[in-house]
This is a predicted structure of a 446-nucleotide RNA (Bacterial RNase P class A) from Thauera sp. The source organism's lineage runs through Bacteria, Pseudomonadati, Rhodocyclales, Zoogloeaceae and Thauera.

């Protein structure tokens, strides 16, 4: 100088004219829409109605079953699915942000296709030749038997030697698939010795360079360098088959109210993923709603018809027990729907103080901040503010263009999202614009 995250505040202002409404006073032609005066009069979200609650009603308000709701720990609250700290996991360089975060070893299921095999699995394609077979050659250093013209000669079986991959052995390699039964454990060149082999080769063994990478130790201002050391066993072939390291699971310790960490040990290690799939498991929940409900007053048709009926019916969501209760439920017609209340002093704001990290909690000074009833808070005129365009200087930055700030003219329409209906504490969703605090990350000068 640029870009971000995090939390708080504002939501035009001032005068004039008129017009509306709550309450309070006075007057008077007492209108039922007087008159004057003083005084309040829309939010941050009022919106959604998405949780929870105050208030009202109904029920014995009692107990269950289905149902629903929430779902890491601790705290706040009236209460919560909220908010605040904190553990974990994801995602950001970071300040921070999200989390439908209890259980996969209780059971069910689900993962199309492909693929041997999708959680008690599995062999396509390879690999392997230790074992069992099979086919070849050697051959008396070994046996047996037979033949014999007594030199030998022919079968078998041991024994070596290659081969073949049927039977097996193997999941390390490749293949499928979004994923395959926990991850990793170096790479490269050439040399020399034995063995087979006509031979090109091949097999085991040894040691050499040079690369990577760990770990020491030493030097450098830094990038780095330089010497030592390790980078495993076993098997035919492979594998947790063993070993090391990481994962993973267990108890004990340590640390913390706790979720949880942590280092050692210990174990070869459960058959993995999805429960915002059924489930399971802990917590909690009656029900309906201001159009709730109360009062007065008026006015009709206490009319007509069905059906259950004590083994029934009805009692604010289904069913079951219990309870209370004696009527109930259904259709057609007929009257009122009119005024008062509920209706704003509240889990209310709000200074300072003192706990607490914080959410908040206590105490204590101050304050009344709308209550319409079809629905009030509104036009207009003026100025200034804000926003926006354009024009001139000035000053920062650029190699420039060109952004950014500042004041100063003119012009212009704009001034966002939107309106209280009992009421509070959330949540989410829309949004012009300004103000301020703290933090992160880049670039740059000193």
């Nucleotide at each position: 100088g640029a870009a971000g995250u995090u939390c708080g505040c504002c939501a035009g202002g001032c005068a004039g004219u008129c017009g509306c409404u709550g309450c309070g006073c006075a007057c008077c032609u007492c209108g039922u829409c007087g008159u004057g005066c003083g005084u309040g009069g829309a939010g941050g979200a009022a919106a959604g109605u998405c949780c929870g609650g105050g208030c009202c009603c109904c029920g014995c308000a009692g107990a269950g079953c289905a149902g629903g709701a929430u779902g890491c720990c601790g705290g706040c609250u009236a209460a919560c699915g909220g908010c605040c700290g904190g553990g974990c996991g994801c995602c950001g360089u970071g300040a921070g942000g999200c989390g439908a975060c209890g259980g996969a070893a209780a059971g069910u299921g689900c993962a199309a296709c492909a693929g041997a095999g999708a959680g008690c699995a599995g062999a396509c394609c390879g690999c392997c030749g230790a074992u069992g077979g099979c086919c070849c050659g050697c051959g008396u250093u070994g046996a047996a038997g037979g033949g014999u013209u007594c030199g030998c000669u022919c079968u078998u079986c041991a024994g070596c030697g290659g081969g073949c991959a049927c039977a097996g052995g193997u999941a390390a390699g490749g293949g499928u698939g979004a994923a395959a039964c926990g991850g990793u454990g170096c790479c490269g060149c050439g040399g020399c010795u034995u063995g087979c082999g006509u031979g090109a080769g091949c097999a085991a063994g040894c040691g050499g360079c040079g690369g990577g990478u760990c770990g020491g130790u030493g030097c450098g201002c830094a990038g780095g360098c330089a010497c030592c050391g390790g980078c495993a066993g076993g098997u035919a072939a492979g594998a947790g088959c063993u070993c090391a390291c990481c994962g993973c699971a267990g108890g004990a310790c340590u640390g913390g109210c706790a979720a949880c960490a942590g280092g050692a040990c210990u174990g070869g290690c459960a058959c993995g993923g999805c429960a915002a799939a059924c489930c399971c498991c802990a917590u909690c929940c009656g029900g309906g709603g201001c159009a709730a409900g109360g009062c007065c007053a008026a006015a009709u048709a206490g009319g007509g018809g069905a059906g259950c009926a004590u083994u029934g019916g009805c009692g604010u969501g289904g069913c079951u027990c219990g309870c209370g209760u004696c009527g109930c439920u259904c259709c057609c017609g007929g009257g009122u729907a009119g005024g008062c209340u509920g209706c704003u002093a509240g889990a209310g704001c709000u200074u300072c103080a003192c706990g607490g990290c914080a959410a908040c909690g206590u105490g204590u000074c101050g304050c009344c901040c709308a209550g319409a009833g079809g629905a009030a808070u509104g036009a207009c005129u003026g100025c200034c503010c804000g926003a926006u365009g354009u024009c001139g200087c000035c000053g920062g930055u650029u190699u420039g263009c060109g952004c950014c700030g500042g004041c100063g003219g003119c012009g212009u329409u704009c001034g966002a999202c939107a309106g209280a209906a009992c009421c509070c504490g959330g949540c989410u969703u829309a949004u012009c614009g300004g103000c301020g605090a703290a933090c992160u990350u880049c670039c740059c000068c000193a």